Predicted 3D model of RNase P RNA and transfer RNA as a complex of 421 nucleotides. It holds a member of the Rfam family "Bacterial RNase P class A". It is annotated as a ribozyme. Its mean pLDDT, the model's own confidence on a scale to 100, is 77.
RNA sequence: CGAGCAGACUGAGUGGUCGCGGGCACAUGGCCGCGAGGCAGUGUCUGAGGAAAGUCCGAGCUCCACAGGGCAGGGUGCUGGGUAACGCCCAGUGAGGGUGACCUCAAGGAAAGUGCCACAGAAACAUACCGCCUGAGUCAUCAGGUAAGGGUGAAACGGUGCGGUAAGAGCGCACCAGCGGUCUGGUGACAGGCCGGCUAGGUAAACCCCACCCGGAGAAAGACCAAAUAGGAGGGGGAUGACGCGGCCCGCUGAGCCCCUCGGGUUAGGUCGCUAGAGGUUCCUGGUAACAGGGACAGGAGAUAGAUGACCACUCUAGACAGAACUCGGCUUACAGGUCUGCUCGUUAU
RNA sequence: GCGGGUGUAGUUCAGUGGCAGAACGUCAGCCUUCCAAGCUGUUCAUGUGGGUUCGAUUCCCACCAUCCGCU
Numbered sequence: 001c002g003a004g005c006a007g008a009c010u011g012a013g014u015g016g017u018c019g020c021g022g023g024c025a026c027a028u029g030g031c032c033g034c035g036a037g038g039c040a041g042u043g044u045c046u047g048a049g050g051a052a053a054g055u056c057c058g059a060g061c062u063c064c065a066c067a068g069g070g071c072a073g074g075g076u077g078c079u080g081g082g083u084a085a086c087g088c089c090c091a092g093u094g095a096g097g098g099u100g101a102c103c104u105c106a107a108g109g110a111a112a113g114u115g116c117c118a119c120a121g122a123a124a125c126a127u128a129c130c131g132c133c134u135g136a137g138u139c140a141u142c143a144g145g146u147a148a149g150g151g152u153g154a155a156a157c158g159g160u161g162c163g164g165u166a167a168g169a170g171c172g173c174a175c176c177a178g179c180g181g182u183c184u185g186g187u188g189a190c191a192g193g194c195c196g197g198c199u200a201g202g203u204a205a206a207c208c209c210c211a212c213c214c215g216g217a218g219a220a221a222g223a224c225c226a227a228a229u230a231g232g233a234g235g236g237g238g239a240u241g242a243c244g245c246g247g248c249c250c251g252c253u254g255a256g257c258c259c260c261u262c263g264g265g266u267u268a269g270g271u272c273g274c275u276a277g278a279g280g281u282u283c284c285u286g287g288u289a290a291c292a293g294g295g296a297c298a299g300g301a302g303a304u305a306g307a308u309g310a311c312c313a314c315u316c317u318a319g320a321c322a323g324a325a326c327u328c329g330g331c332u333u334a335c336a337g338g339u340c341u342g343c344u345c346g347u348u349a350u
Numbered sequence: 351g352c353g354g355g356u357g358u359a360g361u362u363c364a365g366u367g368g369c370a371g372a373a374c375g376u377c378a379g380c381c382u383u384c385c386a387a388g389c390u391g392u393u394c395a396u397g398u399g400g401g402u403u404c405g406a407u408u409c410c411c412a413c414c415a416u417c418c419g420c421u
Base pairs, nucleotide, nucleotide: 001346002345003344004343005342006341007340008339009338010337012315013314014313015312016311017310018309020047021046022045023044024043025042026041030039031038032037049321053332054331056330057329058328059327060326061218062217063216064215068250069249070248071247073214074213075212076211077210078092079091080090081089082088093107094105095104096103097102108209109208113207114206115203116202117201129150130149131146132145133144134143135142136141158176159175160174161173162172163171179196180195181194182193183192184191185190222272223271224270225269232262233261234260235259236258237257244252245251280297281296282295283294284293285292286291316319351420352419353418354417355416356415357414360374361373362372363371368404375393377391378390379389380388397413398412399411400410401409
């Protein structure tokens, strides 16, 4: 210099004017509403993201038993750790890919059982089509042995070689692969050594088995208040247990209650939930790391028809994907351009 | 905002691991003086991208589109 790999950050900036949402303070006077309550004034502060998105996981919170037992159902699946928890993260193991930095993997069990393996092929899991060998033969063929060779297929009876044999064959031996046992190292996944008999097809993102986990509903959850009527009619169920605990059973709860139909009333009512949170920035300590502990600092949206915009001036590389709606931790997806750090390969020079 | 479902031909639907089908339609031909009807043939598809598997419309994951319900 060129080509790459991994990680982190940023996501136009500055100033002015006007407008919109919200918090706090002042004022206790003004306005609206039947009311619960709300609005306005002055001052001051503040107002989208790394994904606010998809709603795919995990939790907090609320209600239903302070969420109970069993069955069914669902999820996860190498090992160790982190975490409130997770299907997430970190570190490792094994397998695969890349010259390499490095990347990818739903990666338990096929020796519990069942199913499936189309077409082709003799045969897809226990079988002999051609071929080879032996024997018989009436010379058509038949019986037996054989997985070395041919052929089919995605997959074919461990692979290669030597010996051996009638021909063959783990039948014997060497190496390799696989399985079982044992020893050593490691917390473990696993790795290495030794010994053994020689064989066991694939598929579990097929049923299933094993281990672990999971109650349901979701802020339109839910709580309080105001207003409104009618305590309407008809039918059904119910202490032999309705309704509820959103599959079933048990268990719990315990009713002038519950369900259906018809006919009515009521404000597109108010307030809370609503933002201080397993939170952020920075420093120290422990840890390889994820992370944990401690100190300091700042206070950074909270609407309910839904605010975050418009204009002007200057600068540049002329601005991508996109916008909160109860809150967090993750994952996934979208994204113009720019910055930084570490590393690899190639070429050249020293 | 929350919850749930569905994507197969132009339209409505089948197919649930092994060659993607039916009906109506499109187009062409026959018939007819012409049109319609009828007959014959033809055309047209698994929403997109990955993964598992020998093999995927089917099984798994992620996106995209669309529909329904809840105050």